[in-house]
Context: one part of a larger RNA
Order: sequence, then structure tokens, then C1' cells
RNA sequence: UCAUGGCUAAGGAACUAGGCAAAAUGACCCUGUAACUUCGGGAGAAGGGGUGCUUCCUCUGAAAAGAGAAGCCGCAGUGAAAAGGCCCAAGCGACUGUUUAACAAAAACACAGGACUCUGCGAAAACGAAAGUUGCUGUAUAGGGUCUGACACCUGCCCGGUGCCGGAAGGUUAAGGGGGGGGGUGCAAGCUCUGAACCGAAGCCCCGGUAAACGGCGGCCGUAACUAUAACGGUCCUAAGGUAGCGAAAUUCCUUGUCGGGUAAGUUCCGACCUGCACGAAUGGUGUAACGACUUGGGCGCUGUCUCAGCCAUGAGCUCG
Repeated sequence: UCAUGGCUAAGGAACUAGGCAAAAUGACCCUGUAACUUCGGGAGAAGGGGUGCUUCCUCUGAAAAGAGAAGCCGCAGUGAAAAGGCCCAAGCGACUGUUUAACAAAAACACAGGACUCUGCGAAAACGAAAGUUGCUGUAUAGGGUCUGACACCUGCCCGGUGCCGGAAGGUUAAGGGGGGGGGUGCAAGCUCUGAACCGAAGCCCCGGUAAACGGCGGCCGUAACUAUAACGGUCCUAAGGUAGCGAAAUUCCUUGUCGGGUAAGUUCCGACCUGCACGAAUGGUGUAACGACUUGGGCGCUGUCUCAGCCAUGAGCUCG
């Protein structure tokens, strides 16, 4: 000096990206327990008190044991060890689960529930040149695919583009059919080459439907008897111009927006406002009790994290051998 432990005056997060680490809490009994809530929970909420030994005293009991009373000792009685720190608020995900074997455990995946769609059974789908097999010894309350993701309240407008579904007409159109006509050759019969109309499927064009299919959801100008703003009007464009709800947000560039709260002081945090650069409704919207080795802010307790360092133990380093 390092590692691992132990103790520390006063202060108590001033440390730090961050209470990381450490400390503290801890068992059992009694008491007591809020908001909120899906009435189950939350909850071991929080908070408070007790715990040893003696008597053979009182009560309950068959006993074991328990309760009570009186007394006694220590700094300390779950006398060692083992054994939740807690609270408030917000984000995300409902939850228990799953995951990057060896840098990521999460807000990612899954999930019950919801929806769309395909499939009538030798099913669809999948593996396989095929045979065959899974699906399934199942049969639409079943099976496959896709999206969403408990629950509550809801899920607006657009079918112009792309996709999918439907459509006895029409247009286009391959092989094939058809052969008017023409070329070569031949005396000819013929052989051979070419080939116009016309008839030909699906597809595409075309006509409809469909958004919990892929997706999309405007601009400019004016206007109210202070000002400001614009319920209102005009105009252009569009398939339709973003509804409810939410909003400086895991989304806000300007931005440390502005106001309020918390602090002596707050780029973070919470509550509002709305000027949404560039939220928005199953690529779901907004809430939400419970849950979380998740993330963020605050508080109580506690402490060598720190002010600021000191001492001790063990091991290593170092010196000698």
C1' cells in the first nucleotide's frame, strides 16, 4: 500500500450520475392499522408494547399447555446464530411466468380476454419430387393464420392508391382450332412453305364491396361597440380532412416554454396551461385496484457514502533467512 473484516467523537447523504456500498429493520405474542379498491385486497400497511428467572400463589384444562399476580438479577432476557427497512407520488407493463448459456431480465416475449380471416373433412395449413405423415383417431363451441393484449369506458371519418372478396356483359389475350388468299416445285395429281378473318382460359382492363386489411386523416383570408381572440363567413384543394380522450408526454425542436407545488436554492419531479416542430383511437385511445431484483422524484429511519480521517485483526505485498 492492497484485500477481507471490526470499532469510531460531532454532524447525518453535505458523498455520488444515483444512498452504489454499508448501516438500520428483523423471530414470536398482544395491540393497532389510512388513501384507494376489481370488495378479494391494500396489510406484516404504518405505529405502539412485550419476551429472562423464581413461586408452586390464582384461574382455564384430563393432560400437555396457556393466562394472571407477586417477587428477583443484569448494560442487555428471540441475552449467541439465523430471520422484512418503511412511507408518499409518477411512468411503463394488468397479473404468475419467459428471454440474449458466457456484458442486456426489461417497458422486450408470452399470457387469459378481444377481433378479423381461411377451412365442410381425403378440411385448410405444414413437412415431403412421391408414398406417406402431422393437423386428428379432432369436425366450425373444431383446426390454421394475422393483429391486439386482464378489467372499465370506448374504438370516429376516408375504399382515391395497394391488397383481398364478388361480378353469366364488354375490351385485351397464349397454346390450340380455323383456313380466304399467297409463295416454291411439278404436265398434272400432289408435296411443301406462309398465312387474313373468325372461335379460344385464367390474368389484366372494367364494375362494385371491404380499414380490429396495408394505409391516410389540409391550406389561405376576413370577421364581435377597449384590446385580444374568433362562435361566424369567404375561397382553394382532397378519397377524407384527426372525432372522443390525452397532451412540453418513454412523443416538445425552439425549451431550463409559462404558472403553481415541493427546496434556503430544483435543466430532474408533481399539478396545470395548449403555441401537439412531429399524440390519437386493436401498428389500439384514455383510466385503473393488485403485482414488479423495472424506471423517475420526494420523505422518515439509519449509517465512515461524505466533512476527514483514525485505530484494530487476519492475509498478501516488502525486508531478512